[in-house]
Context: one part of a larger RNA
RNA sequence: CUGGGCUUAAAGGGUGCGUAGGCGGCGCGGAAAGUUGGGUGUGAAAUCCCUCGGCUCAACCGAGGAACUGCGUCCAAAACUGCCAUGCUUGAGGGAGACAGAGGUGAGCGGAACUUAGGGUGGAGCGGUGAAAUGCGUUGAUAUCCUAAGGAACACCGGUGGCGAAAGCGGCUCACUGGGUCUCUUCUGACGCUGAUGCACGAAAGCUAGGGUAGCGAACGGGAUUAGAUACCCCGGUAGUCCUAGCCGUAAACGAUGAGCACUGGAUUGAAGAGUCCUCCAUAACUUUUCGAUCGUAGCGAAAGUGUUAAGUGCUCCGCCUGGGGAGUAUGGUCGCAAGGCUGAAACUC
Numbered sequence: 001c002u003g004g005g006c007u008u009a010a011a012g013g014g015u016g017c018g019u020a021g022g023c024g025g026c027g028c029g030g031a032a033a034g035u036u037g038g039g040u041g042u043g044a045a046a047u048c049c050c051u052c053g054g055c056u057c058a059a060c061c062g063a064g065g066a067a068c069u070g071c072g073u074c075c076a077a078a079a080c081u082g083c084c085a086u087g088c089u090u091g092a093g094g095g096a097g098a099c100a101g102a103g104g105u106g107a108g109c110g111g112a113a114c115u116u117a118g119g120g121u122g123g124a125g126c127g128g129u130g131a132a133a134u135g136c137g138u139u140g141a142u143a144u145c146c147u148a149a150g151g152a153a154c155a156c157c158g159g160u161g162g163c164g165a166a167a168g169c170g171g172c173u174c175a176c177u178g179g180g181u182c183u184c185u186u187c188u189g190a191c192g193c194u195g196a197u198g199c200a201c202g203a204a205a206g207c208u209a210g211g212g213u214a215g216c217g218a219a220c221g222g223g224a225u226u227a228g229a230u231a232c233c234c235c236g237g238u239a240g241u242c243c244u245a246g247c248c249g250u251a252a253a254c255g256a257u258g259a260g261c262a263c264u265g266g267a268u269u270g271a272a273g274a275g276u277c278c279u280c281c282a283u284a285a286c287u288u289u290u291c292g293a294u295c296g297u298a299g300c301g302a303a304a305g306u307g308u309u310a311a312g313u314g315c316u317c318c319g320c321c322u323g324g325g326g327a328g329u330a331u332g333g334u335c336g337c338a339a340g341g342c343u344g345a346a347a348c349u350c
Base pairs, nucleotide, nucleotide: 004321005320006319007304008303012318014201015200016199017198021194022193023192025088026087027086029084030083033081034080035077036076037075038074039073040072041071042070049065050064051063052062053061054060091191092188093187094186095184096183097182098181099180103177104176105175106174107173108172109171110154114150115149116148117147118146119145120144121143125136126135162169163168206247207246208245209244210243211242215241216240220236221235222234223233258317259316260315261314262313263312266295267294268293269292270291271290272289273288274287275286276285299306300305323350324349325348332343333342334341335340
């Protein structure tokens, strides 16, 4: 180097875009770089291998052959790969016409609930728990009605429903905007796939500056429980949760399953289209494309399971793994305001 793997045993990068690189559809023609065949030169000798021979044998030595798997050069071949030229339409993309959607950003609006404030009624409790107490209340609470203010979240619809690359997205309206699906087969003509470095996005928590703060609520205070209770339960409550601008860059970022393409029995079902049949329309039925879910054949798998959404059968490209601990630590580098992130050992030990 080859050979093995990555759902759960170690191992898929959080996700996308994309540079280099790797890989790449069908046909014709050319040249001949790779490739293949042949010739020739070289590949020192010794060694190794084969056959003989010489020391009584062997080691050792001598002779001949083969080999030296390589390199140069010449001739030839043209299937495959690459290159040049030309064409094609199935891959890919564009166009036209439809369609669905919590996809994104900004602005405006709405009702329920909650809390607070003011006012009315009312008059002794309320609240909370397993039981209590702290707490609130005659300076009038809880309850109930009216008014006002405020912030946050959007019941029902709501669904193994939808959309998005992932993170994620749910009241209504408007503006701007990304992607997808179907039909026509109109255009371009391989324009493709993957993707080291890189760039962008990236829940929550956290950080910086400014605002905001109804509810909830780390820390903290108090009441309980308990042997103790730095907890679980209760009463309060600050950061935070919210907004704007910037940083952080991590998660059980999970389907613990990288992306793309092709092939390989089915059944049931949800969502979005298109078509056929019935004289017409609608429904039903059937066909077909895309996406989602459940069961399951063969196969695979250590089993659990998976099974056209593969973990089946193949190809291409990337990432990653190599006993447990030490350790995602130390050190160096780099990024960050910090917290810390990324990269990432060894001694020793079992």
Model confidence (mean pLDDT): 88 of 100. Small-subunit ribosomal RNA, central domain from an uncultured bacterium, 350 nucleotides, folded computationally. Rfam family: Bacterial small subunit ribosomal RNA. Rfam links the family to the GO terms structural constituent of ribosome and ribosome.